This is a predicted structure of a 106-nucleotide RNA (Glycine riboswitch aptamer) from a marine sediment metagenome. The RNAcentral record of the sequence draws on MGnify. The model forms 89% of the base pairs in the Rfam consensus. Rfam family: Glycine riboswitch aptamer. For this family Rfam cites "A glycine-dependent riboswitch that uses cooperative binding to control gene expression" (Mandal et al., Science, 2004).

RNA sequence: CCUCUGGAAAGCCGGCGCGUCUUGGCAACAGGACGCGGCGCACCGAAGGGGUAAGCCGGCGGGCGCGCUUGCGCGCCGGUGAAUCUCUCAGGUUCUCGGACAGAGG
Numbered sequence: 001c002c003u004c005u006g007g008a009a010a011g012c013c014g015g016c017g018c019g020u021c022u023u024g025g026c027a028a029c030a031g032g033a034c035g036c037g038g039c040g041c042a043c044c045g046a047a048g049g050g051g052u053a054a055g056c057c058g059g060c061g062g063g064c065g066c067g068c069u070u071g072c073g074c075g076c077c078g079g080u081g082a083a084u085c086u087c088u089c090a091g092g093u094u095c096u097c098g099g100a101c102a103g104a105g106g
Stems, first nucleotide, its partner, number of pairs: 001106006011041001013040002016037009042093003048089001049087003055080007063072003
């Protein structure tokens, strides 16, 4: 990296427009179902992404030791630095799809 399997959470929310089907009706129109697209509020964390601890590195300051101007601590600043933590940008909130991660095989 590939294949198979398992795999959580949170609204089948509200309302608008369009289309298809269907029911009632003389018709106008009304109701229901499904699909698509916006809007609004509420929520989830396990695609992806952001943030971050110790440690390490460097600089500055002060303290101590040494006397071969170097060593050891402390503080501050910067860099690097992980996640299943955290943020919810993205993504998601019936089923499906997706899915971190895990197991088996190659």